The RNA shown here (Bacterial RNase P class A) has 396 nucleotides and comes from a Gemmatimonadota bacterium. The prediction has a mean pLDDT of 75. The organism belongs to Gemmatimonadota, within Bacteria. Its Rfam family is "Bacterial RNase P class A". The literature on the family includes a 1998 paper in Annu Rev Biochem by Frank and Pace, "Ribonuclease P: unity and diversity in a tRNA processing ribozyme".
RNA sequence: GCGACUGACCGGACGGUCGCGGCCCCCGUCGCAAGGCGUGCGGGCCGAGGAAAGUCCGGGCUCCAUUGGGCAGAUCGCCAGGUAACGCCUGGGCGGCCGUUUUCGCUUGCGGGAGCGGCCGACGGAAAGUGCAGCAGAGAAGAGACCGCCGAUGGCCUCGCAAGGGGCACAGGCAAGGGUGAAACGGUGGGGUAAGAGCCCACCGCGUCUGCGGCAACGGAGACGGCAAGGCAAACCCCGGUCGGAGCAAGGCCAAAUAGGCAGCGAGGGGCGCCCUCCCCGAUCAAGACGCUGCGGGUAGGCUGCUCGAGGGUGUGGGUGACUGCACCCCUAGAGGAAUGACCGUCCGGCGGCGCAAGCCGCUGACAGGACCCGGCUUAUAGGUCAGGCGCGAAC
Numbered sequence: 001g002c003g004a005c006u007g008a009c010c011g012g013a014c015g016g017u018c019g020c021g022g023c024c025c026c027c028g029u030c031g032c033a034a035g036g037c038g039u040g041c042g043g044g045c046c047g048a049g050g051a052a053a054g055u056c057c058g059g060g061c062u063c064c065a066u067u068g069g070g071c072a073g074a075u076c077g078c079c080a081g082g083u084a085a086c087g088c089c090u091g092g093g094c095g096g097c098c099g100u101u102u103u104c105g106c107u108u109g110c111g112g113g114a115g116c117g118g119c120c121g122a123c124g125g126a127a128a129g130u131g132c133a134g135c136a137g138a139g140a141a142g143a144g145a146c147c148g149c150c151g152a153u154g155g156c157c158u159c160g161c162a163a164g165g166g167g168c169a170c171a172g173g174c175a176a177g178g179g180u181g182a183a184a185c186g187g188u189g190g191g192g193u194a195a196g197a198g199c200c201c202a203c204c205g206c207g208u209c210u211g212c213g214g215c216a217a218c219g220g221a222g223a224c225g226g227c228a229a230g231g232c233a234a235a236c237c238c239c240g241g242u243c244g245g246a247g248c249a250a251g252g253c254c255a256a257a258u259a260g261g262c263a264g265c266g267a268g269g270g271g272c273g274c275c276c277u278c279c280c281c282g283a284u285c286a287a288g289a290c291g292c293u294g295c296g297g298g299u300a301g302g303c304u305g306c307u308c309g310a311g312g313g314u315g316u317g318g319g320u321g322a323c324u325g326c327a328c329c330c331c332u333a334g335a336g337g338a339a340u341g342a343c344c345g346u347c348c349g350g351c352g353g354c355g356c357a358a359g360c361c362g363c364u365g366a367c368a369g370g371a372c373c374c375g376g377c378u379u380a381u382a383g384g385u386c387a388g389g390c391g392c393g394a395a396c
Base pairs, nucleotide, nucleotide: 001392002391003390005388006387007386008385009384010383012347013346014345015344016343017342018341020047021046022045023044024043025042026040027038028037029036030035049367053378054377056376057375058374059373060372061247062246063245064244065284066283067282068281069280070279073243074242075241076240077239078092079091080090081089082088093123094121095120096119097118098117099116100115101114102113103112104111105110106109124238125237129236130235131232132231146178147177148174149173150172155168156167157166158165159164186204187203188202189201190200191199205227206225207224208223209222210221212219213218251304252303253302254301261295262294263293264292265291266290273285311330312329313328314327315326316325317324318323348365349364350363351362352361353360354359
């Protein structure tokens, strides 16, 4: 310098004029006070995001009188940590893919091993059961003969004096070679065989046992055993863990208005405890006395919940890391049909053109706007900056 990545940050700045929303103070006014009203052309402070988006998870908070268990349902799924918690995050393990370096083998461009860098994993169980895999193919899980290989002692043909040789087909043997397929009943090499096959052997794979390292997942070593029949559970299912429900349109208060309306059914306790707040069982509390269905009428106003939080920043200690301890500092929207906009000037970033250069001219600056509040995940994003390791190349 180039290439492919990983992580983090910014994402327009400043000034002026006019215009918005909230809070505090002052002033005026009503009021005993609490408090209310007022553009009074008074003052001060604050005013969108990294995703505010999706509404997919987890909570805080509110209500269901309190509480334990169960069923159903949902969700997670290697190990160890983090966190308020999670289906999230961090680190590790195993598996797979890509690139590169090196090494071994041989069929000399292919296969195996090791290291490094990057990426991915919806990662418990297929010997509990059920189910699925079209077509092709002989055969798709305890299967199978299309092309093939072998083929005698019996048969046929031929050479030969003979011994014997050669050929053909059948019975029979084989599943090693080829083919089909996404996938074919362990792999490579050797021995053996009529030809073959874990038939036998070596190594790998697999299973059992022992021992070592590691908190663990797991890794390594040794011994024994020819050894069980693949895939899919993001199919039903089995195993283990977690989970009440509904949600700020939750909920609370005030004012006002109407029709303390009409009809039907049930009940006076061992009942009800409602409404969508599953369902079932048990316990507690409470004697507070009504519950259900249908028809009809009134109200939709105001206040609150509503912003100080599992909050942010700096420094320092611990930890590989996620994160966390301590000290100090800070208060940063609260609208309510929904506020931050418009204009002017200068500058900044990117692209293009002219120019030796300084510079000038033109175009342009992404995705996108809170609604109770936080922690995540996912999706969108013009352009710019910083850091990290890896590979290739060059210089010193």